[in-house]
Notes:
The RNA shown here (c-di-GMP-I-GGC riboswitch aptamer) has 84 nucleotides and comes from Paradesulfitobacterium ferrireducens. The organism belongs to Paradesulfitobacterium, within Bacteria. Rfam family: c-di-GMP-I-GGC riboswitch aptamer. Rfam links the family to the GO term cyclic-di-GMP binding. The coordinates come from a structure-prediction model, not an experiment, and the mean pLDDT is 80. The sequence was found by an Rfam model in a public genome assembly.

RNA sequence: AAGGACAACGGCAAACCUGGCGAAAGCCAGGGACGCAAAGCCAUGGGUCGACCAGUGAGGCUGACGACUGCCAGGCUACCCAGU
Numbered sequence: 001a002a003g004g005a006c007a008a009c010g011g012c013a014a015a016c017c018u019g020g021c022g023a024a025a026g027c028c029a030g031g032g033a034c035g036c037a038a039a040g041c042c043a044u045g046g047g048u049c050g051a052c053c054a055g056u057g058a059g060g061c062u063g064a065c066g067a068c069u070g071c072c073a074g075g076c077u078a079c080c081c082a083g084u
Base pairs, nucleotide, nucleotide: 002084003081004080011036012035016031017030018029019028020027021026034070040076041075042074044073045072046071047068048067049066050065053063054062055061056060
């Protein structure tokens, strides 16, 4: 440096419940653990979701807007350590 154990110091926390915010997707706090070796950070590319503002006979598509990094890439940073 690669790599990643039924390890360990520690960390995070799905569904669901309660309270709050939001038009919604969703977010925040508390409880709770399905899982996670980057489930730490960044909406950069793709993707998904919401709303229906604009363009367009319609369907729908595209753009703009909002959200998701626990969907996949990419970028930045970091703990531990068996076997190899």